[in-house]
RNA sequence: UAGUACCAAAGGCAAACUCGGGGCGACCCGGGGACGCAAAACUAUAGGGGCUGCUCGUGCAGCCAGCCAGUUACCGUU
Repeated sequence: UAGUACCAAAGGCAAACUCGGGGCGACCCGGGGACGCAAAACUAUAGGGGCUGCUCGUGCAGCCAGCCAGUUACCGUU
C1' cells in the first nucleotide's frame, strides 16, 4: 500500500419495546433496553431508493446513513 472478517484482545454502536420531551407527519433528542453490526463511524446542497406533509405540475418543502452507494478508519490476519 492492497485485500480480508475464520480466531484473539481492547473496546465501540444500539433494533424492537418502554419512559420523558419536540414535530401536522415521516421522524428526531435524552434515559432504560439489546435484535443485531467489522464501518450500525461520517455524508441527505454527488447519485439511486424508501417514507411524510401540502398539492395535483409528478411540483414544492421535509425525513431516513441499521436499504444500495460515496468518503475516512482501529486491532488481528494475508
c-di-GMP-I riboswitch aptamer, 78 nucleotides, folded computationally. The sequence was found by an Rfam model in a public genome assembly. Of the family's consensus pairs, 95% are formed in the model. Rfam family: c-di-GMP-I riboswitch aptamer. Rfam's curators write: GEMM was predicted in a large-scale screen for bacterial structured RNA regulatory elements. Its mean pLDDT, the model's own confidence on a scale to 100, is 78.